[in-house]
Predicted 3D model of a 98-nucleotide RNA (TPP riboswitch aptamer (THI element)) from Candidatus Kapaibacterium sp.
Taxonomically the source falls in Kapaibacterium (SeqCode) (Bacteria, Pseudomonadati, Eximiradiales, Kapaibacteriaceae (SeqCode)).
Its Rfam family is "TPP riboswitch aptamer (THI element)". On this family, see Sudarsan et al., RNA 2003: "Metabolite-binding RNA domains are present in the genes of eukaryotes".
The prediction has a mean pLDDT of 76.
RNA sequence: UGCUUCCGUUAGAGGUGCUGUUGUUUUCAACAGCUGAGAUUAAACUCUUAGAACCUGAACUGGGUAAUACCAGCGUAGGGAAACGGUUGUACGAAUUU
Numbered sequence: 001u002g003c004u005u006c007c008g009u010u011a012g013a014g015g016u017g018c019u020g021u022u023g024u025u026u027u028c029a030a031c032a033g034c035u036g037a038g039a040u041u042a043a044a045c046u047c048u049u050a051g052a053a054c055c056u057g058a059a060c061u062g063g064g065u066a067a068u069a070c071c072a073g074c075g076u077a078g079g080g081a082a083a084c085g086g087u088u089g090u091a092c093g094a095a096u097u098u
Base pairs, nucleotide, nucleotide: 001091002090003089006086007085008084009083010082011048012047013046014045016042017034018033019032020031021030022029023028054079055078056077060073061072062071063070
């Protein structure tokens, strides 16, 4: 000096469903249950190019469930938001000493 592991600071990106009960003219609201890091917009959670956080494909395909964007495939697909400092390891170079 380059690459790299982890952390920090600041900045930025993203999602917020399904079902039941009650109230209710309808809309809508409240409570409860399911999965999950996050489902009550929390000043929380996750992610920031080694990018599956998230979006498109997708009212997709298979499996399963009370139901679901629940699980898997799709996916070596196409998109998608960064800088600095410290640090682990490694490679190369320079200087000094033996």